[in-house]
RNA sequence: GUCCCUAUAGCUCAGCAGGAUAGAGCACACGAUUCCUAAUCGUGAGGCCAUUGGUUCGAAUCCAAUUGGGGACGCCA
Repeated sequence: GUCCCUAUAGCUCAGCAGGAUAGAGCACACGAUUCCUAAUCGUGAGGCCAUUGGUUCGAAUCCAAUUGGGGACGCCA
């Protein structure tokens, strides 16, 4: 330098052939249980989906650019 993959909750991820109020586990808060703790159970909070723009009646989802992360190529022909 060229190309590919990727970015969703504090963490790990699902959802991505366009239409739901955007979900799970762990972690966190509160409660139950227990003499206490752990474990277990219940409830709750927490993200307008990397940013900007575009397409569309409608975008986490499609397209482009930018940014961050990861990877391949660089020889010969």
Molecule: transfer RNA
Organism: Helicobacter sp. MIT 99-5507